[in-house]
Context: one part of a larger RNA
RNA sequence: CCCUCCUCAAGGAACUCGGCAAAAUGACCCCGUAACUUCGGAAGAAGGGGUGCCCCGUGUAGGGUGAGUGGCUCGCGCCACGAGCCUGAGGGGGCCGCAGAGAAUAGGCCCAGCCGACUGUUUAACAAAAACACAGGUCUCUGCUAACCCGUAAGGGGAAGUAUAGGGGCUGACGCCUGCCCAGUGCCGGAAGGUUAAGGGGAUGGGUUAGUCCGCUGGCUCGUCCGGCGGGCGACGCCCGGAACCGAAGCCCCGGUGAACGGCGGCCGUAACUAUAACGGUCCUAAGGUAGCGAAAUUCCUUGUCGGGUAAGUUCCGACCUGCACGAAAGGCGUAACGAGCUGGGCGCUGUCUCGAGGAGGGACCCG
Numbered sequence: 001c002c003c004u005c006c007u008c009a010a011g012g013a014a015c016u017c018g019g020c021a022a023a024a025u026g027a028c029c030c031c032g033u034a035a036c037u038u039c040g041g042a043a044g045a046a047g048g049g050g051u052g053c054c055c056c057g058u059g060u061a062g063g064g065u066g067a068g069u070g071g072c073u074c075g076c077g078c079c080a081c082g083a084g085c086c087u088g089a090g091g092g093g094g095c096c097g098c099a100g101a102g103a104a105u106a107g108g109c110c111c112a113g114c115c116g117a118c119u120g121u122u123u124a125a126c127a128a129a130a131a132c133a134c135a136g137g138u139c140u141c142u143g144c145u146a147a148c149c150c151g152u153a154a155g156g157g158g159a160a161g162u163a164u165a166g167g168g169g170c171u172g173a174c175g176c177c178u179g180c181c182c183a184g185u186g187c188c189g190g191a192a193g194g195u196u197a198a199g200g201g202g203a204u205g206g207g208u209u210a211g212u213c214c215g216c217u218g219g220c221u222c223g224u225c226c227g228g229c230g231g232g233c234g235a236c237g238c239c240c241g242g243a244a245c246c247g248a249a250g251c252c253c254c255g256g257u258g259a260a261c262g263g264c265g266g267c268c269g270u271a272a273c274u275a276u277a278a279c280g281g282u283c284c285u286a287a288g289g290u291a292g293c294g295a296a297a298u299u300c301c302u303u304g305u306c307g308g309g310u311a312a313g314u315u316c317c318g319a320c321c322u323g324c325a326c327g328a329a330a331g332g333c334g335u336a337a338c339g340a341g342c343u344g345g346g347c348g349c350u351g352u353c354u355c356g357a358g359g360a361g362g363g364a365c366c367c368g
Stems, first nucleotide, its partner, number of pairs: 001363008010354002014352001019349001027051005036041001038173001052095005062087004068081005096100001108347007115339002120132002136171007148157003174334004179264003184261002186257005193252003199246002204241005211233009220223001265283005292326001293323001304320005
């Protein structure tokens, strides 16, 4: 010096990001307990008092059990008494110590706010939370070989269930509520019109050549003959292409739908002090944010301003509203209870500190 532990004058959070750690509280009995509240709770609220041993006392009063005894319309059963055993307050008197739950184990408490209703769940090994879940709410799909999920399939799950059921999404107890916009996107409905694939259809074009015509030319028994070469046209068939027209869903289109994805304005003027603007004008939009809340787990400017608390308060609480950039089931605002949650304050208590000191054990160090 390090680790673990014990103690401390005076002060008592001045420590520190923060009372982190430590201290304090602690059991049982009795008294006594506020706001608020969903009437359950909050409550062990808070705050107090008592606790040993001996005697009165055979361990009393009382309680439990109950051998047994007596009575009764004695059969069932009912009533009364009751030994023994177990348990056992309260009161009075006395005794000892610093101290009687004599050691050990054994809540610190209160006020206020935020978040999450709650009990639960989670990052095995840095996060336990305001994250997840949750009952409850709501939307939507699914009529049963259900929807949906796994699998190439068979098959399986759903479910040996059947819409008071099952799947998916969002929200998240409860209370009061949940406004406006369907223009875009999605979903649902519609089927008149537009567009539209394969397919049907086959106008028309092309290739091929039997034939025919023209030019040149060969042959003979010379003919409306038989050939060769080049060129024009070209039937049937076959082949290549192919327009009109007929062709679903979808899309366009017409409606609906927000607890579907989402969105929810700007400028200018105006009241007999000033300021402000109930009021007016104008532009744009699908519609321009209702209630409630608001410097907030959201406020940049910002330590906003005012009030409270402190001697002094970038935090905290209550207000204000100028909401950079809250807002209604990605729910809004409240809310008793609950929380190893987060934040501010107070009482108690302390070596956290002023400011350090002493002690114990184990290391470190020396010998081996």